Notes:
SAM riboswitch aptamer (S box leader), 87 nucleotides, folded computationally. The coordinates come from a structure-prediction model, not an experiment, and the mean pLDDT is 84. The model forms 97% of the base pairs in the Rfam consensus. It was read from a public genome assembly, where an Rfam model found it.
RNA sequence: AAGUCAUCAAGAGUAGGUUAGGGACAGGCCCGUUGAUCCUACAGCAACCUGCGUUUUUGCAAGGUGCUAAAUCCCGAGAGAUGAGUU
Repeated sequence: AAGUCAUCAAGAGUAGGUUAGGGACAGGCCCGUUGAUCCUACAGCAACCUGCGUUUUUGCAAGGUGCUAAAUCCCGAGAGAUGAGUU
């Protein structure tokens, strides 16, 4: 990078730095100099992989990821995001 499978109406934020755009894309609707976005630290949420039980579908933990405005914000195109395999 391509393709496969699963999930996406639940849940969870503060501080410091930075500075004008941001919410993937079109339309809408929102967020944002009362500091959004992004980065860092700490904290938290969840449980895909993982570990330990149970023993065949469940419990606990939290090591690898992920996530912490709005139903993936809505809708459209069937696209996007995340995880785990495969090539």